[in-house]
C1' cells in the first nucleotide's frame, strides 16, 4: 500500500418507545439493536425529502391537481474530499 476473518481490544446504533426542539423534512437526550470496517467528519456533484414565493390547469369563486425560485433536511441513498482503530493475509 492492497485486502478484511466465525479473531481480539474497543466503537457506532436502524426500526420502535419516551422526553425536549422544529411549521416540516428532521435534530438532540435516554432506552433499544436492524445493521455498519469508516454507520467518524464535510452538503462539493447527483439523488430523495421538507417548506414555499410563484406559474400552469380547472372553476362563477374556492378547493383539488401538476411544476417550482428561495430557504432547509438526509453523510445509515450513490459518488467525491479529509481523518482514523485493529488485523488473519498479500
Nucleotide at each position: 500500500c492492497u485486502g478484511g476473518a466465525u479473531a481480539a481490544a474497543g466503537c457506532c446504533a436502524a426500526a420502535c418507545c419516551u422526553g425536549c426542539c422544529g411549521u416540516g423534512a428532521g435534530g438532540c437526550a435516554g432506552g433499544g439493536a436492524c445493521g455498519g470496517a469508516a454507520a467518524g467528519c464535510c452538503a462539493c456533484g447527483g439523488g430523495u425529502c421538507u417548506c414555499a414565493a410563484u406559474c400552469a390547469u380547472u372553476u362563477u369563486c374556492g378547493a383539488c391537481u401538476g411544476a417550482a425560485a428561495c430557504a432547509g433536511a438526509c453523510a445509515g441513498c450513490c459518488g467525491g474530499g479529509c481523518u482514523g482503530c485493529c488485523u488473519u493475509a498479500g

The RNA shown here (c-di-GMP-I-GGC riboswitch aptamer) has 90 nucleotides and comes from a Deltaproteobacteria bacterium. It matches the Rfam family "c-di-GMP-I-GGC riboswitch aptamer". Its Rfam clan is "c-di-GMP_I riboswitch clan". The sequence was found by an Rfam model in a public genome assembly. NCBI's taxonomy places the organism under Bacteria, Pseudomonadati, Myxococcota, Myxococcia. The coordinates come from a structure-prediction model, not an experiment, and the mean pLDDT is 85.